[in-house]
Context: one part of a larger RNA
RNA sequence: UGAUGGGGGCCCACACAACGAUGGAGCAUGUGGUUUAAUUCAAUAUAAAGAGAAGAACCUUAUUAGGGAUUGACAUGUCACAAAUCCUUUUGAAAAAAAGGAGUGCCUUUGGGAACAUGGAUACAUGUGGUACAUGGAUGUCAUUAGUUUGUGCCACAAGGUGUUGGGUUAAGUCCCGCAAUGAGCGCAACCCUCAUGUUUAGUUUCCAUAAGAGUUUGGAGCCUUAAACAGACUAUUGAUGUUAAGCCAGAGGAAGGUGAGGAUGAUGUCAAGUCAUCAUGCCCCUUACACCCUGGGUGACACACAUGCUACAAUGGCCAAAACAAAGAGUUGUGCCCCCAUGAGGACAAGCUAACCUCAAAAACUUGGCCUCAAUUUAGAUUUCAGGCUGCAACUCACCUAUAUGAAGUAGGAAUCGCUAGUAAUCUCCAGUCAGCCAUAUGAUAGUGAAUUUGUUCUCAUGCCUUGUACA
Numbered sequence: 001u002g003a004u005g006g007g008g009g010c011c012c013a014c015a016c017a018a019c020g021a022u023g024g025a026g027c028a029u030g031u032g033g034u035u036u037a038a039u040u041c042a043a044u045a046u047a048a049a050g051a052g053a054a055g056a057a058c059c060u061u062a063u064u065a066g067g068g069a070u071u072g073a074c075a076u077g078u079c080a081c082a083a084a085u086c087c088u089u090u091u092g093a094a095a096a097a098a099a100g101g102a103g104u105g106c107c108u109u110u111g112g113g114a115a116c117a118u119g120g121a122u123a124c125a126u127g128u129g130g131u132a133c134a135u136g137g138a139u140g141u142c143a144u145u146a147g148u149u150u151g152u153g154c155c156a157c158a159a160g161g162u163g164u165u166g167g168g169u170u171a172a173g174u175c176c177c178g179c180a181a182u183g184a185g186c187g188c189a190a191c192c193c194u195c196a197u198g199u200u201u202a203g204u205u206u207c208c209a210u211a212a213g214a215g216u217u218u219g220g221a222g223c224c225u226u227a228a229a230c231a232g233a234c235u236a237u238u239g240a241u242g243u244u245a246a247g248c249c250a251g252a253g254g255a256a257g258g259u260g261a262g263g264a265u266g267a268u269g270u271c272a273a274g275u276c277a278u279c280a281u282g283c284c285c286c287u288u289a290c291a292c293c294c295u296g297g298g299u300g301a302c303a304c305a306c307a308u309g310c311u312a313c314a315a316u317g318g319c320c321a322a323a324a325c326a327a328a329g330a331g332u333u334g335u336g337c338c339c340c341c342a343u344g345a346g347g348a349c350a351a352g353c354u355a356a357c358c359u360c361a362a363a364a365a366c367u368u369g370g371c372c373u374c375a376a377u378u379u380a381g382a383u384u385u386c387a388g389g390c391u392g393c394a395a396c397u398c399a400c401c402u403a404u405a406u407g408a409a410g411u412a413g414g415a416a417u418c419g420c421u422a423g424u425a426a427u428c429u430c431c432a433g434u435c436a437g438c439c440a441u442a443u444g445a446u447a448g449u450g451a452a453u454u455u456g457u458u459c460u461c462a463u464g465c466c467u468u469g470u471a472c473a
Base pairs, nucleotide, nucleotide: 001473002472003470004469005468007467008466009465010464015457016456019419020418021417022416025311026310027309028308029307030306031305032304033302034301041052063297064296065295066294067293068292072124076123077122078120079119080118085102086101087100088099089098090097091096106113107112127285129284130283131282135280136279137275139273140271142269147186148185149184150183151182152181153162154161155160166177167176168175192263193262194261195260197231198230199229200228201227202226206221207220208219209218234257237251238250239249241247300439313413317372318371319370320369321368322367329360330359331358334353335352340347341346379410384405387402388401389400426449427448431444432443
């Protein structure tokens, strides 16, 4: 100087207290284990386990069985031949193999050349093979915690110290005061984006009015909205308090008040953290195979264990009927209205829309009326039967959806654990990406309804700072 202590002090944090969940049931997904020809690989306390994977029927695919082929699926150089290209037959699960036919283009100095295909030889090509403990890059974590470092000076024999400690204060090494220190860098904050208020500009496809059965039309830009530029909040102002400070408390005005709310933003370093399977790359290894092509299977197995979720256990409810109110987003290989057919999934015809115009699109919880009356029920919907639909060469392994029948566990969950402080939790919908289809109950975004509790730091846990003990480095 660090590290460490079942030492001390101070501060802070959904750390505790308060609220809601998980843990019990069924199912979905992931993982372990077991099984298997194969169940590809990789991630493993926090910081692996609805993570890589924003979509495993084929493909993907890396795995396995079988069938093939060896200058190779792909690249460059060299030589030979032949335009390219297209079609048919046989064998085959396909990959491919064998056989036959059509076709003669462009430039030209008539030698040939360009482009593409085939074949030979060889340099090679290839590898999701190994090593993340050889690496780059990007990433996680402590942690959005308040730290980390340096020039010059001074102190110390030196390692080092000082500054960065002390008194206050802050979300903050934030700021003030003091001080052998005085300056500075990376962090903090601010600058950036979104939301909340207003002003100006702009008026179509938007908005308002007109008209009417509906559409076209006509007029306007007050409201609403869209999208560009500005304004606005800075402890500015008043009072109390404080060291005449930094600040803190209360009030006024204000759309907003003390970082206004949210996001992006992640210092020096730590974990030989994870990733050689995104990519790149050193070294090692394979080269008739650890590379390549194809068909089928597997990644979807199932005594069990764990993790994350969904649905419930009902009356603050379930079912039936009627009627209301959003925001954000997507669309031409697309979205697909209206009408018609079907109990329904869906089908048929097909308008409009490259979108403030048309479509997806119905918002759902909510409200009103009726039935059910506390039951394993008109609860819950697993499982299974039969019949259909859609996508797609193909739906058995292994998709989704519909209708009929079936109607399991479950009556509020032990020890333990997790999340959360306001438009938040909880609850109810909608949309998107990936995508032919979809195993999405996931992920990301959007709006609706809308609480309770805390104004504290005694205890638990963790970080930071000061101090102290130590036979540790």

Predicted 3D model of a 473-nucleotide part of an RNA (small-subunit ribosomal RNA, 3' major domain) from Cryptomeria japonica. It matches the Rfam family "Bacterial small subunit ribosomal RNA". Taxonomically the source falls in Cryptomeria (Eukaryota, Embryophyta, Tracheophyta, Pinidae). The full RNA is in RNAcentral, with records from SILVA. Its mean pLDDT, the model's own confidence on a scale to 100, is 80.